[in-house]
Molecule: Bacterial large signal recognition particle RNA
């Protein structure tokens, strides 16, 4: 250098999590890679760090070693949103109550606003009326015996004159009842009709002067007080995204390494 036989390695690998730790199983990326068993209140195992069985395939297309890329995951800082707790009562929105007069509305030279002078409203008091109860008066009814007169009949007494007592009926009355009812007494959720006091902040009517403003409905503006749902706004939590930086790193891409025996 060629050929045969074997050997070691291979027959997927890689993030997070788990673990003292390492590998597995289970997640997720990458992508085609022998087979069974075993295992999350795990499973094996110790730095040569899955164990046990059985197979293929071998020193190079297939095994190691660096370097490139760079799926992907993971820490970490930042910005930007969502979303529930929370702190303040800031502002804006609600509300109330106040001032101002920029606009717009309404009143005003047919007289505004502020002055003024009567009156009314309001308070007392009396009188009037209304309107209720009540009384006098006056009328009427009004007693089976137990009121009055008068007492038929008809009872006693009496020899009789005659006397008594007395029921019905008649009159007439008492209490009670019941009608009219005052010029009379009281009262009043009444009128304001009358009169006298008193009182007038305010509103109103009317009159004087005077001559231009006046209201604050609705918009704006000022401050003042009130509630925190919703704005804003402390403080921590969760979550999405982008973006930086650090680390791990499959797939693929390139450079090296890589044993032993015969026989030519």
């Nucleotide at each position: 250098c060629u050929g045969u036989g074997c050997u070691a390695a291979g027959c997927g690998g890689g993030g997070a999590g788990u673990u003292a730790g390492c590998g597995g199983u289970g997640c997720c990326c990458u992508g085609u890679a022998c087979u069974u068993g075993c295992a999350a209140u795990c499973c094996g195992c110790u730095a040569c760090a899955g164990c046990a069985a059985g197979g293929c395939c071998g020193a190079a297309u297939u095994g190691u070693u660096c370097c490139c890329c760079g799926a992907g995951g993971c820490a970490a800082g930042c910005c930007c949103g969502a979303u529930g707790g929370u702190u303040g009562g800031c502002u804006g929105c609600g509300c109330g109550a106040g001032g101002u007069a920029a606009g717009g509305c309404g009143c005003g030279u047919u007289g505004a606003u502020a002055u003024u002078a009567a009156g009314g409203u309001c308070u007392c008091a009396u009188g009037c009326a209304a309107c209720g109860a009540g009384u006098a008066a006056c009328c009427g009814c009004g007693a089976a015996c137990c009121g009055u007169g008068u007492c038929a009949g008809g009872a006693u007494a009496g020899g009789a004159a005659u006397a008594u007592a007395g029921c019905a009926g008649c009159a007439c009355u008492a209490a009670a009842c019941g009608g009219c009812g005052a010029u009379c007494u009281c009262g009043u959720g009444u009128g304001c009709c009358a009169u006298g006091a008193g009182g007038u902040u305010g509103c109103u009517u009317u009159g004087a002067a005077g001559g231009a403003g006046c209201g604050a409905c609705c918009u704006g503006c000022c401050g003042c007080g009130u509630u925190u749902a919703c704005g804003c706004u402390u403080c921590g939590g969760u979550u999405g995204g982008g973006u930086u930086u650090g680390u791990c790193g499959a797939c693929g891409g390139g450079a090296a390494c890589u044993g032993c025996a015969c026989a030519g």